[in-house]
RNA sequence: CCGUGCAAGCCGGGGAGCUAGCGGCACCCUGUACCAGCAAUCCGCUAUAGCUGGGGUGAUGCCUUGCCUAGGGUGUGUGCUUGUGGAGCUGCCCGGCAUAAGUGGUGUUGACGUCUGGGUCUUUCGCAACAGGAAUCCAUGAAUCAUGUCAGGUCAGGAAUGAAGCAGCAUUAAGUGGAAGCUCUUGUGUGCCGGAAGGGAGCCUGGGCCGAGCUAACUGUGUCGGUACCGUCUGUGAACAUGCACACGAAGCAAGGCGCACGG
Numbered sequence: 001c002c003g004u005g006c007a008a009g010c011c012g013g014g015g016a017g018c019u020a021g022c023g024g025c026a027c028c029c030u031g032u033a034c035c036a037g038c039a040a041u042c043c044g045c046u047a048u049a050g051c052u053g054g055g056g057u058g059a060u061g062c063c064u065u066g067c068c069u070a071g072g073g074u075g076u077g078u079g080c081u082u083g084u085g086g087a088g089c090u091g092c093c094c095g096g097c098a099u100a101a102g103u104g105g106u107g108u109u110g111a112c113g114u115c116u117g118g119g120u121c122u123u124u125c126g127c128a129a130c131a132g133g134a135a136u137c138c139a140u141g142a143a144u145c146a147u148g149u150c151a152g153g154u155c156a157g158g159a160a161u162g163a164a165g166c167a168g169c170a171u172u173a174a175g176u177g178g179a180a181g182c183u184c185u186u187g188u189g190u191g192c193c194g195g196a197a198g199g200g201a202g203c204c205u206g207g208g209c210c211g212a213g214c215u216a217a218c219u220g221u222g223u224c225g226g227u228a229c230c231g232u233c234u235g236u237g238a239a240c241a242u243g244c245a246c247a248c249g250a251a252g253c254a255a256g257g258c259g260c261a262c263g264g
Stems, first nucleotide, its partner, number of pairs: 001264006009057003012030004020046005034054005061258007071248001073246007081238007091230001093226007101219003104215003113209008121198006127191002129188006136179005146171004154163003
């Protein structure tokens, strides 16, 4: 130096969580690196830290240290999104007051202002209307206690005649019905009506003077007030991203360390 066979070792590791602590099934990352049984309200151990049984590999193997760094964890800062609380100081929104820059409307067919008159309003009178009543006309209308005429019949009379008088008829009273609207009367929150007195803020309207603006609907400006809907600011929470720090850290790389036996 080569070959053969073995002991040790190895046959994945890490993160977080759980745990007095360690490891494991399960979760996550990396990676390909045995099999079977147990195991998250757990299973098995005790700083030599899974237990039990079996198998493979075994010095191009195993162990230690360092570098690098996937990955997750903790803390802190920042950013986006989002939940929630607060703030009328600000934006948005709403309202009031003022202004008159713009738009609009109106104005020499005369704005604004001013003077004067009337109506609408109240009271009252008149007239009309409407409603009612009365008078008028027509019809009807009295068994008996209206009138006239009174057949028949009755009474008086010798007779002539007279008397009372039923029914009927006519005309009426009280009453009933109808017509008209010429007359009178009563009443009315009826009225494009007339008169008088009053009132006069608003509205409508007529006339006179003056001679160019008036209005504030919309936009704008100023000011005052309100509202936490939206925006803004602020407090707090969650998820994600990112910077920094800390500890851990797979795979990879580098260095070092580590047996036995036999044969050539």